Small-subunit ribosomal RNA, 3' major domain from an uncultured bacterium, 477 nucleotides, folded computationally. The coordinates come from a structure-prediction model, not an experiment, and the mean pLDDT is 81.
Context: one part of a larger RNA
RNA sequence: UGACGGGGACCCGCACAAGCGGUGGAGCAUGUGGUUUAAUUCGAAGCAACGCGAAGAACCUUACCAAUACUUGACAUCCCUAUGACAGUAUAUGUAGAGUAUAUUUCCUUCGGGACAUAGGAGACAGGUGGUGCAUGGUUGUCGUCAGCUCGUGUUGUGAGAUGUUGGGUUAAGUCCCGCAACGAGCGCAACCCCUAUUAUCAGUAGCCAGCGAGUGAAGUUGGGCACUCUGAUAAGACUGCCGUGGAUAACACGGAGGAAGGUGGGGAUGACGUCAAAUCAUCAUGCCCCUUAUGUAUUGGGCUACACACGUGCUACAAUGGCUGCAACAAAGUGAGGCGAAGGAGUGAUCUGGAGCAAAGCACAUAAAAGCAGUCCCAGUUCGGAUUGCAGUCUGCAACUCGACUGCAUGAAGACGGAAUCGCUAGUAAUCGCGAAUCAGAAUGUCGCGGUGAAUACGUUCCCGGGUCUUGUACU
Numbered sequence: 001u002g003a004c005g006g007g008g009a010c011c012c013g014c015a016c017a018a019g020c021g022g023u024g025g026a027g028c029a030u031g032u033g034g035u036u037u038a039a040u041u042c043g044a045a046g047c048a049a050c051g052c053g054a055a056g057a058a059c060c061u062u063a064c065c066a067a068u069a070c071u072u073g074a075c076a077u078c079c080c081u082a083u084g085a086c087a088g089u090a091u092a093u094g095u096a097g098a099g100u101a102u103a104u105u106u107c108c109u110u111c112g113g114g115a116c117a118u119a120g121g122a123g124a125c126a127g128g129u130g131g132u133g134c135a136u137g138g139u140u141g142u143c144g145u146c147a148g149c150u151c152g153u154g155u156u157g158u159g160a161g162a163u164g165u166u167g168g169g170u171u172a173a174g175u176c177c178c179g180c181a182a183c184g185a186g187c188g189c190a191a192c193c194c195c196u197a198u199u200a201u202c203a204g205u206a207g208c209c210a211g212c213g214a215g216u217g218a219a220g221u222u223g224g225g226c227a228c229u230c231u232g233a234u235a236a237g238a239c240u241g242c243c244g245u246g247g248a249u250a251a252c253a254c255g256g257a258g259g260a261a262g263g264u265g266g267g268g269a270u271g272a273c274g275u276c277a278a279a280u281c282a283u284c285a286u287g288c289c290c291c292u293u294a295u296g297u298a299u300u301g302g303g304c305u306a307c308a309c310a311c312g313u314g315c316u317a318c319a320a321u322g323g324c325u326g327c328a329a330c331a332a333a334g335u336g337a338g339g340c341g342a343a344g345g346a347g348u349g350a351u352c353u354g355g356a357g358c359a360a361a362g363c364a365c366a367u368a369a370a371a372g373c374a375g376u377c378c379c380a381g382u383u384c385g386g387a388u389u390g391c392a393g394u395c396u397g398c399a400a401c402u403c404g405a406c407u408g409c410a411u412g413a414a415g416a417c418g419g420a421a422u423c424g425c426u427a428g429u430a431a432u433c434g435c436g437a438a439u440c441a442g443a444a445u446g447u448c449g450c451g452g453u454g455a456a457u458a459c460g461u462u463c464c465c466g467g468g469u470c471u472u473g474u475a476c477u
Stems, first nucleotide, its partner, number of pairs: 002476001003474003007471007015461002019425005026316008034307002042053002064302007073125001077124002079121006088104006106115003127291002130289003136285002138280003141276001143274001148187006154163003167178003193268004198236007207226002212223003239262001242256005318418001322377006334365003339358002344353003384415001389410007431453007
């Protein structure tokens, strides 16, 4: 100087408290451990591994296992020889397939040859998701969007170092003000960027009867028009700017006016010096080591989906603020050509048929659901709950046995609000309700977004946890 303290002072954070809803009990989904297995590929391990890599394992993926094959190789460059093709299609063969055989089948040319492709040969080499993340680059997590981390010159100390950066106030902030042997500066903070809340201007193939005409069973359907809504471009607007009080006359704090918005308006992107030999050699790149008729390559089948058990994360419930039936409102954000697929028709339904329209403010996905109105159930393992199982089907796809999703009928398990303990959240938030997208042939209760309805509570900082500043003690540095 740091680090540490069951030392002190000050401050902050859904850290506690005050509240609301959960997890822990049940069933199922999913990940992990363990066990099993021929194999259950590998990685991730307190917070910061465990719906994580994986934005999607039937084959493929796939790295694992069994079996069957290949050895200059599935892929790249170079050399020599031969052929004129190769691919595709058809036939035969192969227990499965990879593969093998047969038929068909090039271009340019100065005629020397060349291009390209295939086959064979020799090696140089290819290849490795083999090892080491404790040899590395790159990328990422975390403390933490915490307010810190440093430098130049000067001063000071024998020196390591100190000062600045401490002190008095203040702030979300090393934010700003004042003081001071310091004076300045850099990386961070803030601002500049994007979305959102208001208005104006410009522009109207979506919106409007707003005003006029036509028209209908109804309908912006049509003429016409950009007023409004909206779309999208450009501007304005918020700065403690104004007033009052407090304060050192400062920074600033509190109250008020005006205003769509008030003191960072709300949200996002943005992550300082560094810490954890943190994670990743399986995204990629890469040193060294290792394999080279195999630790490489191809194929079929299996496995990654096993199941006495344990844990994490979720979904659905246990009901009346509810279940069921009928009627009938109101979104936003997206996606669509190997696609979205309307109307009409068939089916109880999944779905099928049909093919209009649309490369989309145009057409489609697409009925939003909760809410509302009416009826019914009457507290029960029930008209709650839906697991499990049987039968019959639909769709995708060479193919749903291992191992897909969905539908109908039947079946109707546990479950009576959950011990110790533990998690999230401070406002358009929690809770609750649906909708969409990526991946994707098919396959979400996961992930990422979108809107609808819409609370309660915060006295306060004694305590728990984490962090910041100053100070003090120390057998550590």